[in-house]
RNA sequence: UCCCCGGUAGCUCAACGGUAGAGCAAUCGGCUGUUAACCGAUCGGUUGCAGGUUCGAAUCCCGCCCGGGGAG
Numbered sequence: 001u002c003c004c005c006g007g008u009a010g011c012u013c014a015a016c017g018g019u020a021g022a023g024c025a026a027u028c029g030g031c032u033g034u035u036a037a038c039c040g041a042u043c044g045g046u047u048g049c050a051g052g053u054u055c056g057a058a059u060c061c062c063g064c065c066c067g068g069g070g071a072g
Stems, first nucleotide, its partner, number of pairs: 001071007010024004018055001026042005048064002051061002
């Protein structure tokens, strides 16, 4: 320098172009001698950044940044 994959909640990951979700974690409550476990609820997002296409973009296109792998 070139090619491929990835970047979404605190963490691990989903999401045909049409309301951004799950599990775990956290918080509150229930349960009880107490803790753990279990049950219920709540909270949590500038979808890496900036443009473009579109009625509508996490998703498609362009350029960057970061991480991983490969080629030379």
A computed fold for a 72-nucleotide RNA from an Anaerolineales bacterium, annotated as transfer RNA. Its Rfam family is "tRNA". The same sequence occurs in records of 2 taxa. NCBI's taxonomy places the organism under Bacteria, Bacillati, Chloroflexota, Anaerolineae, Anaerolineales. The sequence is in RNAcentral, with records from ENA and MGnify.